[in-house]
């Protein structure tokens, strides 16, 4: 000096499922939890600005609640 951390602007963005209720999309399929379109949410990534300087955290994401299902990102380890 930079990064790690917190707040924030911009760009980008994986994932955005099934049943019941809440104003809660349309069409099709279904021992499944998917397909297409639309809407919405959105972690993460890149970057600008500000703060902090030794801690904090032990994960985060899809409207809310309940019951389930399946992913994404981040982190760690290994291989090329």
């Nucleotide at each position: 000096u930079a990064g790690a951390c917190c707040c924030u602007g911009u760009g980008u963005a994986a994932c955005u499922g099934g049943c019941g209720a809440c104003g809660a999309g349309u069409g099709g399929a279904c021992g499944a939890a998917c397909c297409a379109c639309a809407a919405u949410g959105g972690a993460g990534c890149a970057u600008g600005g500000g703060g902090a300087u030794a801690a904090c955290c032990g994960g985060c994401c899809g409207g809310u609640c309940g019951c389930c299902u399946g992913g994404g990102c981040a982190a760690g380890a290994g291989c090329a």